A computed fold for a 72-nucleotide RNA from Neurospora sp. IMI 360204, annotated as transfer RNA. Rfam family: tRNA. By type it is a transfer RNA.
[in-house]
RNA sequence: GCCCGCAUGGCUCAGUGGUAGAGCGCAUCACUAGUAAUGAUGAAGUCGUCAGUUCGAUUCUGGCUGUGGGCA
Repeated sequence: GCCCGCAUGGCUCAGUGGUAGAGCGCAUCACUAGUAAUGAUGAAGUCGUCAGUUCGAUUCUGGCUGUGGGCA
């Protein structure tokens, strides 16, 4: 330099056009003599960024940024 992926709560990931979910973690409560485990409830995301398409974009298209891999 060229080619192909990936970017979503603190972490690991799902969701692929119609008001965003799970597990772990965190907080509160219950249970216990106490802790752990278990159960209930809750908080936490402008879906990397800037444009385009659309009535509507996390989802489709393009640029940029970051990151992983391949070729030379």